[in-house]
Context: one part of a larger RNA
RNA sequence: AUGGGCGUAAAGCCCGCGUAGGUGGUUUUUUAACUUGGAUGUGAAAGCCCUGGGCUCAACCUAGGAACUGCAUCCAAAACUAGAUGACUAGAAUACGAAGGAGGGAAGUAGAAUUCACAGUGUAGCUGAGGAAUGCAUAGAUAUUGUGAAGAAUACCCAUGGCGAACGCUCCUUCCUGGUUCUGUACUGACACUGAGGUGAGAAAGCGUGGGUAGGGAACAGGAAGAGAUACCAUGGUCCUCCACGCCGUAAAUGAUGACAACUAUGCUGUUGCUCACACUAGAUCUCUCAGUGGCGCAGCUAACGCUUUCAGCCUGUCCGGCCUGGGGGAGUACGGCCGCAAGGUUAAAACUC
Numbered sequence: 001a002u003g004g005g006c007g008u009a010a011a012g013c014c015c016g017c018g019u020a021g022g023u024g025g026u027u028u029u030u031u032a033a034c035u036u037g038g039a040u041g042u043g044a045a046a047g048c049c050c051u052g053g054g055c056u057c058a059a060c061c062u063a064g065g066a067a068c069u070g071c072a073u074c075c076a077a078a079a080c081u082a083g084a085u086g087a088c089u090a091g092a093a094u095a096c097g098a099a100g101g102a103g104g105g106a107a108g109u110a111g112a113a114u115u116c117a118c119a120g121u122g123u124a125g126c127u128g129a130g131g132a133a134u135g136c137a138u139a140g141a142u143a144u145u146g147u148g149a150a151g152a153a154u155a156c157c158c159a160u161g162g163c164g165a166a167c168g169c170u171c172c173u174u175c176c177u178g179g180u181u182c183u184g185u186a187c188u189g190a191c192a193c194u195g196a197g198g199u200g201a202g203a204a205a206g207c208g209u210g211g212g213u214a215g216g217g218a219a220c221a222g223g224a225a226g227a228g229a230u231a232c233c234a235u236g237g238u239c240c241u242c243c244a245c246g247c248c249g250u251a252a253a254u255g256a257u258g259a260c261a262a263c264u265a266u267g268c269u270g271u272u273g274c275u276c277a278c279a280c281u282a283g284a285u286c287u288c289u290c291a292g293u294g295g296c297g298c299a300g301c302u303a304a305c306g307c308u309u310u311c312a313g314c315c316u317g318u319c320c321g322g323c324c325u326g327g328g329g330g331a332g333u334a335c336g337g338c339c340g341c342a343a344g345g346u347u348a349a350a351a352c353u354c
Base pairs, nucleotide, nucleotide: 006321007305008304012320015200016199017198021194022193023192025088026087027086029084030083031082033081035077036076037075038074039073040072041071042070049065050064051063052062053061054060091191092188094186095185096184097182098181099180103177104176105175106174107173108172110154114150115149116148117147118146119145120144121143125136126135162169163168206247207246208245209244210243211242215241216240220236221235223233258319259318260317261316263313267296268295269294270293271292272291273290300307301306327354328353329352336347337346338345339344
């Protein structure tokens, strides 16, 4: 390379945008690169294959043929691919009209709760646990009432609900802003799909600088339990958790399932958002069709589990990535390169061993 695969056996990049490249709707005319057919030349001999001949046969030798599937030039065809040309509207985009949403950023506010501070009442315990102790408390705790401060998070609503490419996003208000869906017209006229490199986003933890620090809480301390207890339990408690700016670039970043598109039950049943129609009690219901999100299920697929119009179906199409030339370890390690302040990340072996 060919062939076969990637939900769970090895294997889908964590997710977008996008360059090169690859692939690409209907149709007119044309070209003839590709494609198809033909002709000529060439494709050494030997060998292989076929038919004869010669050594008594065979091996061997010898004659002829075929073959050499290739290359070059010329002629012809014009269906496909491709180039040129003109047109089209079913893909794609835009405008107008609606709709829903924890989509993003900034600013401002709200009420519970917690802790702390001050003050009042009040007196001997409180806390904690399987049971205790450390701890707090007569310098007045816990409890309760009032006032104030601080930081963080937003109960109920809440939902197999919604939004977002993913990570993720839930008190309320305002401003700025991205995307999506639906109906019907208009308009552009293939402008599309994927995407090596590249570039951007990217939980938690961690790092740098400066703030902040209520609660929680690695490390640490002392208390228990225990044979021990560098733990599980309990009392404290620093980094951290929060904010701003800058790094890091990884996760079981999972649907362990790449993106886009067509088709296959006009199958059943929930639910979210529109549209249309019916009827009208105006609150909802019913039907159809789109776009999501769930549960089942036929065909089909699968090693099985299971998947099943949200496909893992379709001898479906295009493109990309990674895997397999035995497996487990060594090892996602060493060395080298690149990136990073560091931690480390990424790319990625071999000896040896079972």
Small-subunit ribosomal RNA, central domain from an uncultured marine eukaryote, 354 nucleotides, folded computationally.